[in-house]
RNA sequence: CAGUGUUAAGGGCAAACCUGUCAAAAGGCAGGGACGCAAAGCCAUAGGGUCUAAGGUGCUUUUAAGCACUAUGACAGCCUGGCCGCCGCA
Numbered sequence: 001c002a003g004u005g006u007u008a009a010g011g012g013c014a015a016a017c018c019u020g021u022c023a024a025a026a027g028g029c030a031g032g033g034a035c036g037c038a039a040a041g042c043c044a045u046a047g048g049g050u051c052u053a054a055g056g057u058g059c060u061u062u063u064a065a066g067c068a069c070u071a072u073g074a075c076a077g078c079c080u081g082g083c084c085g086c087c088g089c090a
Base pairs, nucleotide, nucleotide: 003089004088005087012037013036017032018031019030020029021028022027035077041083042082043081046080047079048078049075050074051073055070056069057068058067059066060065
C1' cells in the first nucleotide's frame, strides 16, 4: 500500500419506545433506552430510491375548506458511489 472481519483487547455508535425542544410536516437536536452496526464516521451540489407538501399550480366548491401534482424540505440505520479512520488476521 492493497485484501479481509472467524477469534481477541481497548473501546465506539445507538433502532423501536419515552421525555423535552425546533419544524407546516417528514424529520432534526438533547436526555433516557438498546434492535442492531466493522465504518450505524462524514458527504443529499455523485446516481437511484423512499418520506413529507409549508409555499406554488390545477380541480371541486357550501368561500370554510377538500383533493391531485410538485422539493426548494428531509432520510448516510435503503442501495451503489466518494472521502477519512481504530484493532486483529493472513

Description: The RNA shown here (c-di-GMP-I riboswitch aptamer) has 90 nucleotides and comes from a Clostridia bacterium. Model confidence (mean pLDDT): 86 of 100.